[in-house]
RNA sequence: GCCGGGAUAGCUCAGUGGUAGAGCAACGCUUUUGUAAAGCGUGGGUCCGGGGUUCAAAUCCCCGUCCCGGCU
Numbered sequence: 001g002c003c004g005g006g007a008u009a010g011c012u013c014a015g016u017g018g019u020a021g022a023g024c025a026a027c028g029c030u031u032u033u034g035u036a037a038a039g040c041g042u043g044g045g046u047c048c049g050g051g052g053u054u055c056a057a058a059u060c061c062c063c064g065u066c067c068c069g070g071c072u
Base pairs, nucleotide, nucleotide: 001071002070003069004068005067006066007065010024011023012022013021018055026042027041028040029039030038048064049063050062051061052060
C1' cells in the first nucleotide's frame, strides 16, 4: 500500500429499514437468625464521528478515526 471483519448499556454480545434487547454486573424487594444461593423488579445507551439516500437509518451509500486478521 491492497483486501476482509469489527466499533451498540459498566463488561460480553444480539439486533439485515418501522419506537434499541439479552446475559453478567449495579441497585431495590422477597426468602433466611444472618450471609450466600434462588425468585421478582428498577435504573442505565446522542448505536465510533461527519455527510448522503429515505416518509422513516444501529441497519443502505460515501468520507474519516480506532481495533483485529490476511496479502505484498
Molecule: transfer RNA
Organism: Candidatus Daviesbacteria bacterium